[in-house]
Overview:
The part of an RNA shown here (small-subunit ribosomal RNA, 5' domain) has 516 nucleotides and comes from an uncultured bacterium. RNAcentral holds the full RNA, with entries from SILVA.

Context: one part of a larger RNA
RNA sequence: GAAUGAACGCUGGCGGCAUGGAUUAGGCAUGCAAGUCGAACGUACUCCCUUCGGGGAGAAAGUGGCGAAAGGGUGAGUAACACGUGAGCAACCUGCCUCCGGAUCCGGAAUAAUCCAGGGAAACUUGGUCUAAAACCGGAUGAAGACAUUGGGCCGCAUGGUCUAAUGUUAAAAUAUUUAUAGUCCGGAGAGGGGCUCGCGGCCCAUUAGCUUGUUGGCGGGGUAAUGGCCCACCAAGGCUACGACGGGUAGGUGGUCUGAGAGGAUGGUCACCCACACUGGGACUGAGACACUGCCCAGACUCCUACGGGAGGCUGCAGUCGAGAAUCUUCCGCAAUGGGCGCAAGCCUGACCGAGCGACGCCGCGUGUGGGAUGAAGGCCCUUGGGUUGUAAACCACUGUCAGAGGGGAUGAAAUGCGGGUGGGUUCUCCCAUCCGUUUGACAUAGCCUCAGAGGAAGCACGGGCUAAGUUCGUGCCAGCAGCCGCGGUAAUACGAACUGUGCAAACGUUAUUC
Numbered sequence: 001g002a003a004u005g006a007a008c009g010c011u012g013g014c015g016g017c018a019u020g021g022a023u024u025a026g027g028c029a030u031g032c033a034a035g036u037c038g039a040a041c042g043u044a045c046u047c048c049c050u051u052c053g054g055g056g057a058g059a060a061a062g063u064g065g066c067g068a069a070a071g072g073g074u075g076a077g078u079a080a081c082a083c084g085u086g087a088g089c090a091a092c093c094u095g096c097c098u099c100c101g102g103a104u105c106c107g108g109a110a111u112a113a114u115c116c117a118g119g120g121a122a123a124c125u126u127g128g129u130c131u132a133a134a135a136c137c138g139g140a141u142g143a144a145g146a147c148a149u150u151g152g153g154c155c156g157c158a159u160g161g162u163c164u165a166a167u168g169u170u171a172a173a174a175u176a177u178u179u180a181u182a183g184u185c186c187g188g189a190g191a192g193g194g195g196c197u198c199g200c201g202g203c204c205c206a207u208u209a210g211c212u213u214g215u216u217g218g219c220g221g222g223g224u225a226a227u228g229g230c231c232c233a234c235c236a237a238g239g240c241u242a243c244g245a246c247g248g249g250u251a252g253g254u255g256g257u258c259u260g261a262g263a264g265g266a267u268g269g270u271c272a273c274c275c276a277c278a279c280u281g282g283g284a285c286u287g288a289g290a291c292a293c294u295g296c297c298c299a300g301a302c303u304c305c306u307a308c309g310g311g312a313g314g315c316u317g318c319a320g321u322c323g324a325g326a327a328u329c330u331u332c333c334g335c336a337a338u339g340g341g342c343g344c345a346a347g348c349c350u351g352a353c354c355g356a357g358c359g360a361c362g363c364c365g366c367g368u369g370u371g372g373g374a375u376g377a378a379g380g381c382c383c384u385u386g387g388g389u390u391g392u393a394a395a396c397c398a399c400u401g402u403c404a405g406a407g408g409g410g411a412u413g414a415a416a417u418g419c420g421g422g423u424g425g426g427u428u429c430u431c432c433c434a435u436c437c438g439u440u441u442g443a444c445a446u447a448g449c450c451u452c453a454g455a456g457g458a459a460g461c462a463c464g465g466g467c468u469a470a471g472u473u474c475g476u477g478c479c480a481g482c483a484g485c486c487g488c489g490g491u492a493a494u495a496c497g498a499a500c501u502g503u504g505c506a507a508a509c510g511u512u513a514u515u516c
Stems, first nucleotide, its partner, number of pairs: 001516004006512004013366005019359002026322003030319003035066003040063002045058005073277003083201007092194003097190008105139004115128005145170011175182003203249003210240003215237004220232003252274004256267004279300005302313004330356001332355001334353001338352001339350004369399004379390004403457001405452004412445002418439009460505005465486003471500005481488002
């Protein structure tokens, strides 16, 4: 000099864009943060109609489907195939999406809800009765596919790969509305995603030198979607290591960021990608996907409720609170936009997100006026008492109108979807698709413009011995104090304190801490 997620002191006008729990991965009151589908299903209840049989509309809870494994948070752990990069799986999986091929037949038994009867303070729970489905079960079909056995061809050093023939085994399904479309089931391919393997790369300590027994390899098996000591039985005795094993310490990694002429050094907050974690430890279940932040079970610590019998909870989501700390914000608005989940859709949900609020925490921009104005007023300070300086500074005169203030008008963030109408296509259609016109949708914010008023509302901080730009007087008297270094102060202090004055920067200015 540059920089910072900064803090502290003093001061403080406006705006834009960013940014804000770095410490206790400490504890948490309260609210919200994951639902949705009536075009899968039966119904309580409410309303309307009724020929009293029932029909229609709405609809909590429930069955069922999809989602809840995403999005959001944090950096504790991890020195590791965790990350980065390159290569690979002759060792793999894949819901939704796209394309292609085929199918969508027949039947059955239940159960939740409901109703009835109980238990419990509650959380919740027991028994009986009744009912539906795209829930569950059985059967039929099942080309191609998959798997197994056998035979043959081709390729390969080999485990094997590939093509082909025969035989056997194997799993299906659901409807909705309007002749079609959507859904469902089976198979194949793709896309995207995931799993696994290998090479290379990047921290400190040798005052850590030896480490290892599932350890290293083989054969066989188990397990997995899949390879593999991943696990197991048997066999062999191997494997790693001064190119640093093992041990210890520290740490999420990267793109990047800061600095520097570069080489390098430092760093990893915000944003993006990957990883890990979710009160602590362990475990599996469901599922295409988890060993699952707002799922389940067990144990532990802690907190809460209790009728003492027993129960409930998990903010490292958004706000907010206590604590600790030098230190870090609103218990705000809205789904209008973008994106996500569900749904044919309308739409519902979304503390993701978009916005507003708070903080000079940072960067950037603007303003706090402009021109004239000397008998150089008054006041202050200095003085050799002549004057000098503050100083064109003020007053005064003439203007301007940024920002802030008041009023008006007004782009843009809105494209879609839906609704109404037209045209064309799907042979016809009330259905579907395309297109055009009209209409509909803004939480929040506002560019730029016009008018009004009026210099009015807007300047401080540090420093002045040298380094280092800028000095005089008074006070003090090795005292009080200053200080980054050198050093100032013991009676004439340009170095302390004050005043005047000057210098630097400016909505900031200084100090401290840290990095280069």
The prediction has a mean pLDDT of 83.